[in-house]
Parts: sequence; structure tokens; C1' cells
RNA sequence: CUCUUAUCUAGAGUGGUGGAGGGACUGGCCCGAUGAAACCCGGCAACCGUAUCUGAUCAUUGAUCAGGUAAAGGUGCUAAUUCCUGCGAAACGUUGUUUCGGAAGAUGAGAG
Repeated sequence: CUCUUAUCUAGAGUGGUGGAGGGACUGGCCCGAUGAAACCCGGCAACCGUAUCUGAUCAUUGAUCAGGUAAAGGUGCUAAUUCCUGCGAAACGUUGUUUCGGAAGAUGAGAG
């Protein structure tokens, strides 16, 4: 980088360093010297993994699947629904609103 698959309306800072950008891209709309990015610390969460409990199946003292609890480890996340939007459909209805689906994106796990 590509493919497969799951999730994306919940949650989380009155901290330290730093010093002007940031919210992927488009068009908007926002955040930011009352301090952006980045790094550290803290926190959240429970994808992997670990421990444990319950149920089901296989038919042995284990394996697989589903669900719960915990949170030492590997990631991730820590303004706004993925901030809204882009393409299509439906309803209302008059050049928009709402809903649904998709695309794109993000993250985990697996494969090349």
C1' cells in the first nucleotide's frame, strides 16, 4: 500500500512542555494567544490478548461459539453524530427539509 471483516449518536483534563495552527479531502460551518499542532502525564473504552463467571454445542476434563465482569499488556480514543456535506432513493414539498442506503474516511483483527 491492497484485500477481508467488525465498529463508528456512548465515554474521557481547570495538568506540564510547546508557541500557530487545527477539525482527512470538497463546499460549508467551527475550534484556536482565555494558547492550535506535537510530546509527556492523567483519563476513557474494551478491538486483540490475559484472568474469571454463566449458557449452548462437541463429547472430554478440554475445544468452539455467545454473553457478563476485571483492566497488568498491545493498539486506539480523549470539541461539535465520522461536526455537517459530496452519490443514489423515498416522503413532504418547492428548489429545499427529513429519512434510508451508498461512497469516502477512521480504528481494531486477519491475510497478501